About this RNA
The prediction has a mean pLDDT of 82. Predicted 3D model of a 146-nucleotide RNA (c-di-AMP riboswitch aptamer (ydaO/yuaA leader)) from a Bacillota bacterium.

RNA sequence: UGGCAUAGGGCGCUGAAUUCCCGGUCAGGGAAACGGGGGACCCAGGUUUCAGGGGUGAAUCGCCAAGCCGCCUCGCGCGGCCGCGUAGGGCCAGUUUGCCGGCCCGAACCCGUCAGCUAACCUCGUAGGCGUGGGUGGGCAAAGCC
Numbered sequence: 001u002g003g004c005a006u007a008g009g010g011c012g013c014u015g016a017a018u019u020c021c022c023g024g025u026c027a028g029g030g031a032a033a034c035g036g037g038g039g040a041c042c043c044a045g046g047u048u049u050c051a052g053g054g055g056u057g058a059a060u061c062g063c064c065a066a067g068c069c070g071c072c073u074c075g076c077g078c079g080g081c082c083g084c085g086u087a088g089g090g091c092c093a094g095u096u097u098g099c100c101g102g103c104c105c106g107a108a109c110c111c112g113u114c115a116g117c118u119a120a121c122c123u124c125g126u127a128g129g130c131g132u133g134g135g136u137g138g139g140c141a142a143a144g145c146c
Stems, first nucleotide, its partner, number of pairs: 011131004018032005033126006043116001052114001053111004061085003067081005072075001088105005094140007
C1' cells in the first nucleotide's frame, strides 16, 4: 500500500415498517406516529356470484420466431418458462419543483365462496432487502460572514 474476513458505528435508498415507555423470575406488554382491512344512511350499481370473487403492492397489459418443459385431438395445436416490449413506479444527498440526461424495477404474497363507497365502531402490520450521488432554472430552509 492492496486484498479478504469479522465486529461496531454513522449516512443514504426502497418500503407503512419509526420513536418512546414498562418489565426482564416469564419476554413479553403498552403508547405515539405511520400504514392496511372490515364496516351505515346517502350515493353508486341494476344484477350474473365457477369463466368464482376479493386484498396488499408501481408491479398491469401485449407479442412470442427460436430454445426448454408439460399436455393433447399429433397440428408449426394448447399452456408455462425464457425473451422482447409496456401501463405504472423508483433513484441520481438540505428540501421542493420544472427541464435535460443517465441508471433501475415492472415482483411476490394473502383471503377462502365472502366484502362497492362508507361516519361511529371493529381489527391488523411496525418487515425484509440494499449502497446512488450528472447538468440546469426557480422557491423555501440552514450555515457562514457583515

It matches the Rfam family "c-di-AMP riboswitch aptamer (ydaO/yuaA leader)". Its family is annotated with cyclic-di-AMP binding and regulation of gene expression in the Gene Ontology. Of the family's consensus pairs, 96% are formed in the model. The source organism's lineage runs through Bacteria, Bacillati and Bacillota. It was read from a public genome assembly, where an Rfam model found it.